[in-house]
RNA sequence: AAAAAUAUUGGCAAUGGAGUCUGCCACUAACCGCACCCUUUUUGAGGGCGCUGAUGACUCCUACUUCAAA
Numbered sequence: 001a002a003a004a005a006u007a008u009u010g011g012c013a014a015u016g017g018a019g020u021c022u023g024c025c026a027c028u029a030a031c032c033g034c035a036c037c038c039u040u041u042u043u044g045a046g047g048g049c050g051c052u053g054a055u056g057a058c059u060c061c062u063a064c065u066u067c068a069a070a
Stems, first nucleotide, its partner, number of pairs: 009026005016061006033051002036048005
């Protein structure tokens, strides 16, 4: 000087946080739920209206809503 390796690293999984597990992504990434209606330059984009869920799964903490009892 060249080549190789450096993933035992970091991040993500529709509303906050913790532990374990699973899956995904490598920075122009993974990820950003569902029904109906309207508009449009129509595998897309925008708007309106409603529903579910604080988890991807399990176990918890916190916040919020309703009901009942004291």